[in-house]
Context: one part of a larger RNA
RNA sequence: GGCAUACGGUGGAUGCCUUGGCACCAAAAGGCGACGAAGGACGUGGUAACCUGCGAUAAGCGUCGGGUAGGUGGAAACAACCUGUAACCCGGCGAUCUCCGAAUGGGGCAACCCUCUCAGGGUAAUGCCUGAGAACUCCGUGCUGAAUUCAUAGGCGCGGCAGAGCGAACGGGGGGAAGUGAAAUAUCUCAGUACCCCUAGGAACAAAAAGUAAAUCAACGAUUCCGUCAGUAGUGACGAGCGAACGCGGAACAGCCUAAACCGUCUGAUACAUUCAAGGGUGCAACCGUUGUAUCAGCGGUGUAGCGGGGCGCUUCCGGACCGAAUUGCAAAUAGGUCGGAGAGUAAGAAACCAGUGUGGUAGCUGAAUCGCUUGGAACAGCGAAUCAUAGAAGGUGAAAAUCCUGUAAGCGAAACCAUGCUGGCUCUCUGGGAAGCGUUCCCAAGUACCACGGAAUAAGUGGAAGUCUGUGGGAAUCUGGAGGAACCAUCCUCUAAGGCUAAAUACUUUUUGGUGACCGAUAGUGAACAAGUACCGUGAGGGAAAGGUGAAAAGCACUCCUAACAGGAGGGUGAAAUAGUACCUGAAACCGUAUGCUU
Numbered sequence: 001g002g003c004a005u006a007c008g009g010u011g012g013a014u015g016c017c018u019u020g021g022c023a024c025c026a027a028a029a030g031g032c033g034a035c036g037a038a039g040g041a042c043g044u045g046g047u048a049a050c051c052u053g054c055g056a057u058a059a060g061c062g063u064c065g066g067g068u069a070g071g072u073g074g075a076a077a078c079a080a081c082c083u084g085u086a087a088c089c090c091g092g093c094g095a096u097c098u099c100c101g102a103a104u105g106g107g108g109c110a111a112c113c114c115u116c117u118c119a120g121g122g123u124a125a126u127g128c129c130u131g132a133g134a135a136c137u138c139c140g141u142g143c144u145g146a147a148u149u150c151a152u153a154g155g156c157g158c159g160g161c162a163g164a165g166c167g168a169a170c171g172g173g174g175g176g177a178a179g180u181g182a183a184a185u186a187u188c189u190c191a192g193u194a195c196c197c198c199u200a201g202g203a204a205c206a207a208a209a210a211g212u213a214a215a216u217c218a219a220c221g222a223u224u225c226c227g228u229c230a231g232u233a234g235u236g237a238c239g240a241g242c243g244a245a246c247g248c249g250g251a252a253c254a255g256c257c258u259a260a261a262c263c264g265u266c267u268g269a270u271a272c273a274u275u276c277a278a279g280g281g282u283g284c285a286a287c288c289g290u291u292g293u294a295u296c297a298g299c300g301g302u303g304u305a306g307c308g309g310g311g312c313g314c315u316u317c318c319g320g321a322c323c324g325a326a327u328u329g330c331a332a333a334u335a336g337g338u339c340g341g342a343g344a345g346u347a348a349g350a351a352a353c354c355a356g357u358g359u360g361g362u363a364g365c366u367g368a369a370u371c372g373c374u375u376g377g378a379a380c381a382g383c384g385a386a387u388c389a390u391a392g393a394a395g396g397u398g399a400a401a402a403u404c405c406u407g408u409a410a411g412c413g414a415a416a417c418c419a420u421g422c423u424g425g426c427u428c429u430c431u432g433g434g435a436a437g438c439g440u441u442c443c444c445a446a447g448u449a450c451c452a453c454g455g456a457a458u459a460a461g462u463g464g465a466a467g468u469c470u471g472u473g474g475g476a477a478u479c480u481g482g483a484g485g486a487a488c489c490a491u492c493c494u495c496u497a498a499g500g501c502u503a504a505a506u507a508c509u510u511u512u513u514g515g516u517g518a519c520c521g522a523u524a525g526u527g528a529a530c531a532a533g534u535a536c537c538g539u540g541a542g543g544g545a546a547a548g549g550u551g552a553a554a555a556g557c558a559c560u561c562c563u564a565a566c567a568g569g570a571g572g573g574u575g576a577a578a579u580a581g582u583a584c585c586u587g588a589a590a591c592c593g594u595a596u597g598c599u600u
Base pairs, nucleotide, nucleotide: 001599002598003597004596005595006594007593008592009591015585016549017548020520021519022517023516024515025514026513027512028511029509030508031166032165039100040099041098042055043054044053046078047077050074051073061094062093063092064091065090066089070082071081072080105114106113107112115134116133117132118131119130120129121128136163137162138160139159140158141157142156143155144154170201171199172198173197174196175195181188185237211220212219224251225250226249227248228247234242235241255501256500257499258445262301263300264299266298267297268296269295270294271293272292279288280287282331283330284329285328286327306479308444309443310442311440312439313438314437315436316435317434318433320339321338322337323336340431341430342429343428344427345426353425354424355423356422357421358420359419360418361417362416364412365411366410370385371384372383373382374381386403387402388392394406395405396404450474451473452472453471454470455469456468458467481496482495483494484493485492536543537542556584559571560570561569562568
């Protein structure tokens, strides 16, 4: 030096554990913000570095409920206190809430600096202190007011529970790649994806046919989503690839309002008219005559369709009661009004709110049934004998507990606030108009439809390419009108563009509650089970860790000794165990020793 055995050191694998994660399901909620948010800075405790809570009323204040014998957060200790006059704790509603931040009086290198106005306090007076207000835009409203007579622009006030900013995914819109694939590459693909911007809602978008189909029959009936149709029809350097629709089966179902024609004791503007007329709802008579007529605009009524509809004029039929024209009288009972009757409604079709009641949420409450012996440090184990069960889910308790604790099944509960359903108030509509016929030809969404050229998007790359959108140019018709049925034409069929609203079925989960797992178990599972987006790195954008386990209970080793003396150890004590001693469960290997044996 090597090998072997034994005993150690070092090290932290493995096993077991879980306070943390992950995924999904069901429900809730789907926003917060100038009443100052999200997020922060700085403070705040008797002692207080960090976290948590809170805000100069600062680990808190008030009140209403719940609930209870202890309490002064994580987190010990000392001190000092609170508490059956109900503390601490849990929930509802309030109060306070420094400074920054949209940040909004002005400025600024965020958490700082400097003002003005009014009111109050203080001073002999100024300085000073406290409170409120002072950004911009928009909307409403008032006063003023140029060039320029009226006017308008502009200016100055007042009011606004208007906007602004933040937020995970989902939605709509405007822009819009490349790596890649095509085994190269350019059309093509990736992909209208990623990403950027604008903007909304709890969902959004879409949506009540200028639809789809069919073609001798002659159907369906808004939108959205799922399954199928179908990897079909197609498209494609006919390469790589891309890839429908109709129909059928389901989920869910809901339909409406304008524009126009026409009407008006309505409002405004302009023009005309003084002939005393037109006109003043109708007839007759009187009376009035800044009324009237026309055009335009506004408002109100009417009206909304494809067996075309509507308007206007006439005729017929049906339709509760009453009042009743406004210059006067009489007449008609017209316009209009009141009551009654009927219906509907705040998700469209108009729009608010209140009351009662039910349900749910935000604290909670009741809740059955076991003892003995043995082993053990400890009984939840073994043995023996019992009990409950609408409860034998689960967790905890000194080992493995239906009957010890928390619970579980089942049942109960709210002063206050919130959500939601129903009923009523309330509001609106109809009755007040409707139906039929005849006539009239007044209306039925214009730089639109359509066409040409250039593009885009439809599964479809311009093609024989319909239909959709539109940059440029041209440019109709009004129902005997117009669009579509995949070039185009005819017949036939379907529909009625150029205005608008509309719940549900659908998408998503930052967040809250409950539940589940052939999900993980500390190199796993979130980056993060621990002071984690921390320490640390970077000028910055940004990057980004490691790190869990004594024991049932600290009972965390009084006291003595060694000593290089706040280290470490030897006794001793605690404990079931200290080779469980805070470098703490188990404690593998590499690696380092000690002892013994064999060997060189």
Predicted 3D model of a 600-nucleotide part of an RNA (large-subunit ribosomal RNA, domain I) from an Ignavibacteriota bacterium. Its mean pLDDT, the model's own confidence on a scale to 100, is 81. NCBI's taxonomy places the organism under Bacteria, Pseudomonadati, Ignavibacteriota. It was read from a public genome assembly. It matches the Rfam family "Bacterial large subunit ribosomal RNA".